[in-house]
This is a predicted structure of a 75-nucleotide RNA (c-di-GMP-I riboswitch aptamer) from a Deltaproteobacteria bacterium. Taxonomically the source falls in Myxococcia (Bacteria, Pseudomonadati, Myxococcota).
C1' cells in the first nucleotide's frame, strides 16, 4: 500500500423522549439523554418515504443502492 475478517473494549457519533431557537410543514440547529452505529463521516446521483396551494419547490445520508474520504484490532 492492497485485500479479507472482526469489534461497540479505548476514543468517536447519538434514536426515542425532553428544553430552547428557526421553518407553513416534512424537518433543521443547540443543550440534556442513549436505542443503536464500523462509516450513524461527507455528497440528493438512482429508487423509496414524507412535506408544501403544488406538475414546481423542499425534507430524509439513522430507508436502500451509488460516489467519495477515513479510524481501531487481527490475518
Nucleotide at each position: 500500500u492492497a485485500u479479507c475478517a472482526g469489534a461497540a473494549a479505548a476514543g468517536c457519533c447519538a434514536a426515542a423522549c425532553u428544553c430552547g431557537c428557526c421553518g407553513u410543514g416534512a424537518g433543521g440547529c443547540g443543550g440534556g439523554g442513549a436505542c443503536g452505529g464500523a462509516a450513524a463521516g461527507c455528497c440528493a446521483c438512482g429508487g423509496g418515504u414524507c412535506u408544501u396551494u403544488a406538475u414546481g419547490a423542499g425534507a430524509u445520508a439513522g430507508c436502500c443502492g451509488g460516489g467519495u474520504u477515513g479510524c481501531c484490532u487481527g490475518g
Record summary: Its mean pLDDT, the model's own confidence on a scale to 100, is 81. The sequence was found by an Rfam model in a public genome assembly.